[in-house]
């Protein structure tokens, strides 16, 4: 000096990522409750089946009217605090918990390993959703950082093409080579 190691440490990308708190809008004049009314025997416990429990002619359920009237999830601020730079997100797989019990299945929360995505914005389509908000996925577009190759400059830049975060920069340790 170089090479190797998903080695150690510290960093960079920027409307950077995620979470908590506060406020606001939406959810919604919805759910629920109360009164009257219609109907007249079923109804509730996520859906179905079985069971169990509870309510019900002192009116279940359903219709309409009046009054009172939410919340959760999701969103915004470019607010504040914290943790960070595979930050984080997604996909299927395997366990655990929840909801009266069992079976199927759906939903919510969390754990484990595997795979994909550098970041941001965005058209279209699909899914979720109350939603035209938003999120996720896919094919594109724009932009940006980084590295490699090439060209032009002569300076640390410009342009073209391409790759991916198991990356990039700096530094340390170990081993090997000259």
């Nucleotide at each position: 000096a170089g090479u190797g190691a998903a080695g150690g440490u510290a960093g960079a990308g920027g409307u950077g990522c995620a979470a908590g708190c506060u406020u606001c809008a939406u959810c919604a004049g919805u759910a629920a409750c109360a009164g009257c009314u219609u109907u007249g025997a079923g109804g509730a416990g996520a859906a179905u089946g079985a069971g169990c429990u509870c309510c019900g002619a002192c009116g279940a359920u359903u219709u309409g009217c009046u009054g009172u009237g939410a919340a959760a999830g999701g969103g915004a601020a470019u607010g504040u605090u914290u943790g960070c730079c595979g930050a984080a997100g997604c996909a299927g797989g395997g366990g655990g918990a929840g909801a009266c019990u069992c079976a199927u299945c759906a939903c919510u929360c969390g754990c484990c390993a595997u795979g994909c995505u550098g970041g941001u914005c965005u058209u279209g389509c699909a899914u979720u959703g109350a939603a035209u908000a938003a999120a996720u996925g896919c094919c594109g577009g724009a932009u940006u950082g980084u590295c490699a190759a090439g060209a032009c400059a002569g300076u640390a830049g410009u342009c073209u093409u391409g790759g991916a975060g198991a990356g990039c920069u700096a530094u340390c340790u170990c081993a090997c080579u000259g």

The RNA shown here (Lysine riboswitch aptamer) has 178 nucleotides and comes from Cytobacillus gottheilii.
Its Rfam family is "Lysine riboswitch aptamer". About the family: Riboswitches are metabolite binding domains within certain messenger RNAs that serve as precision sensors for their corresponding targets. Allosteric rearrangement of mRNA structure is mediated by ligand binding, and this results in modulation of gene expression.
The sequence was found by an Rfam model in a public genome assembly.